[in-house]
């Protein structure tokens, strides 16, 4: 020099647990601004991800005396369980040649 492979962070779906809301926040999409991470190094975006300004749309309740239960929310958070996996560019390492 060739070929070929390993490896992260994460992400999506799903069980299970404790909460939230059901007097409607949240979740989804639109739009300001800011910051963050992207295999071992180094670069890195119009790509991800967080928070933030505005805006539009918008719901499942129910049975008890009551404590409470049993549901609903593209609800939060832990933890498991599967699948996927660095946008990209260089160099690095493992096997063959």
């Nucleotide at each position: 020099g060739g070929c070929a492979g390993a490896g992260u962070a994460g992400a999506a779906c799903u069980u299970u647990a404790u909460g939230c809301g059901u007097c409607a926040a949240g979740u989804g999409c639109c739009u300001u601004c800011u910051g963050a991470a992207c295999a071992g190094g180094g670069a890195g975006u119009u790509g991800u991800c967080a928070g933030u300004u505005g805006g539009a749309c918008g719901a499942a309740g129910a049975a008890g005396a009551a404590a409470u239960u049993c549901g609903c929310g593209g609800u939060a958070u832990a933890a498991g369980g599967u699948u996927c996996g660095c946008a990209u560019c260089c160099c690095g390492c493992u096997g063959c040649u």
A computed fold for a 97-nucleotide RNA from Lachnobacterium bovis DSM 14045, annotated as THF (Tetrahydrofolate) riboswitch aptamer. Its mean pLDDT, the model's own confidence on a scale to 100, is 76. Its Rfam family is "THF (Tetrahydrofolate) riboswitch aptamer". From the family's description: Tetrahydrofolate (THF) riboswitch was first reported for Ames et al. as an RNA motif in 5' untranslated (5'-UTR)regions of folate transport and biosynthesis genes in Firmicutes genomes. The same sequence occurs in records of 2 taxa.